[in-house]
Context: one part of a larger RNA
RNA sequence: CUGGGCGUAAAGAGUUCGUAGGCGGAUAAGCAAGUAAGAGGUGAAAGCCCAGGGCUCAACCUUGGAACUGCCUUUUAAACUGCUUAUCUAGAGACCGGUAGAGGUUAGGGGAAUACCUAGUGUAGAGGUGAAAUUCGUAGAUAUUAGGUGGAACACCAGUGGCGAAGGCGCCUAACUGGACCGGUACUGACGCUGAGGAACGAAAGCGUGGGGAGCAAACAGGAUUAGAUACCCUGGUAGUCCACGCCGUAAACGAUGAGUGCUAGAUGUUGGGAAGCUUAGCUUUUCAGUGUCGCAGCUAACGCAUUAAGCACUCCGCCUGGGGAGUACGGUCGCAAGAUUAAAACUC
Numbered sequence: 001c002u003g004g005g006c007g008u009a010a011a012g013a014g015u016u017c018g019u020a021g022g023c024g025g026a027u028a029a030g031c032a033a034g035u036a037a038g039a040g041g042u043g044a045a046a047g048c049c050c051a052g053g054g055c056u057c058a059a060c061c062u063u064g065g066a067a068c069u070g071c072c073u074u075u076u077a078a079a080c081u082g083c084u085u086a087u088c089u090a091g092a093g094a095c096c097g098g099u100a101g102a103g104g105u106u107a108g109g110g111g112a113a114u115a116c117c118u119a120g121u122g123u124a125g126a127g128g129u130g131a132a133a134u135u136c137g138u139a140g141a142u143a144u145u146a147g148g149u150g151g152a153a154c155a156c157c158a159g160u161g162g163c164g165a166a167g168g169c170g171c172c173u174a175a176c177u178g179g180a181c182c183g184g185u186a187c188u189g190a191c192g193c194u195g196a197g198g199a200a201c202g203a204a205a206g207c208g209u210g211g212g213g214a215g216c217a218a219a220c221a222g223g224a225u226u227a228g229a230u231a232c233c234c235u236g237g238u239a240g241u242c243c244a245c246g247c248c249g250u251a252a253a254c255g256a257u258g259a260g261u262g263c264u265a266g267a268u269g270u271u272g273g274g275a276a277g278c279u280u281a282g283c284u285u286u287u288c289a290g291u292g293u294c295g296c297a298g299c300u301a302a303c304g305c306a307u308u309a310a311g312c313a314c315u316c317c318g319c320c321u322g323g324g325g326a327g328u329a330c331g332g333u334c335g336c337a338a339g340a341u342u343a344a345a346a347c348u349c
Base pairs, nucleotide, nucleotide: 003321004320005319006318007303008302012317014201015200016199017198021194022193023192025088026087027086028085029084030083031082033081034080035077036076037075038074039073040072041071042070049065050064051063052062053061054060091191092188093187094185095184096183097182098181099180103177104176105175106174107173108172109171110154115149116148117147118146119145120144121143125136126135162169163168206247207246208245209244210243211242215241216240220236221235222234223233258316259315260314261313262312263311266294267293268292269291270290271289272288273287274286275285276284277283278282298305299304322349323348324347331342332341333340334339
């Protein structure tokens, strides 16, 4: 390279948008680039292969043939691919009417709880644990009542419920704003799918500048435990957690399952719509779009998957190729740094 693969054995990029490229619906006509057939030219010799011949044989030499799977020219065919023209509506989009939603951003508001402060009542303990101690308290704690301050998070509802491309999103209200679904249409007419590079988004931790700081809490200190205890338990406690702006760009970023399209038994729950019928707090039947459980065919090494496929097919991209060395070194790119990304070899089993 070919091949075979990628849920769990090595292997789906964290996600989306999108450039080039690749692939692409139906009908008709034309062209003849690909494609197919015929003819011609060329495809040096030697070599290879086949059949003979010559050295006593062989190697070797030699004659003839075949082959040279290729390229070019020309004639023809027009199914398929391509190109051109014309048309179509099943893909895609558009318009109209509705629907659900923790989708996003900003501003304002709310109550419970923790902590602290002030004041009152009140007196000797309180905390904490397996048991204790460190700790707090007669300078009045803990408990309780009233008032205030401040920060962070939003109990119940809450649900294999919903929304979002993923990360993720949950108190209430408003403004701005993205997408989806259902129903209808006399619109556009293949405008589509994928997507190397590229761009944007991207949990937590971490970084820079400035704020903020209630609770929690790496580091750290002390008390215990223990042979020791740089831990588990306890009392404290700083970064951080929060906000604004800017970086970082990684996760078991998981469904460990790339995106798109078509086809292939069912049963049952649930979410959002539509239609029909009825005995109308609703029920039954049916149809789209999601989200679960079970299950046939089929697939799978098995486990399991099974119309939300890991089944049957097609298109495009990414990735794998024994273990270790190693996701490391060197170099490049990016970053303030931490580091990220790209990515070997010697050697060894």
RNAcentral holds the full RNA, with entries from Greengenes. A computed fold for a 349-nucleotide part of an RNA from uncultured Kordiimonas sp., annotated as small-subunit ribosomal RNA, central domain. The organism belongs to Kordiimonas, within Bacteria. Its mean pLDDT, the model's own confidence on a scale to 100, is 89.